[in-house]
RNA sequence: CGGCCCGUAGCUUAGUUGGCUAAAGUAUCCGGCUUUUAACCGGGGGAGCAUGAGUUCGAAUCUCAUCGGGUCGA
Repeated sequence: CGGCCCGUAGCUUAGUUGGCUAAAGUAUCCGGCUUUUAACCGGGGGAGCAUGAGUUCGAAUCUCAUCGGGUCGA
């Protein structure tokens, strides 16, 4: 320098055939159970999807640019 892949709750991921302003596990908080802790059971809060622009009635999802990470080649 060029090709390809990735970026979504604190963390790990799903969602990528555009359509209810987004789901799960784990962590955290509250309650139950227990002599207590842990485990187990129930519940709550937390992200508008790396950033910007475009297309569209409508974008996490499509297009372009930029930033960051990984990988391959020179």
Transfer RNA from Niastella soli, 74 nucleotides, folded computationally. Its mean pLDDT, the model's own confidence on a scale to 100, is 80. Lineage of the source: Bacteria > Pseudomonadati > Bacteroidota > Chitinophagaceae > Niastella. Rfam family: tRNA. Rfam classes the family as a transfer RNA.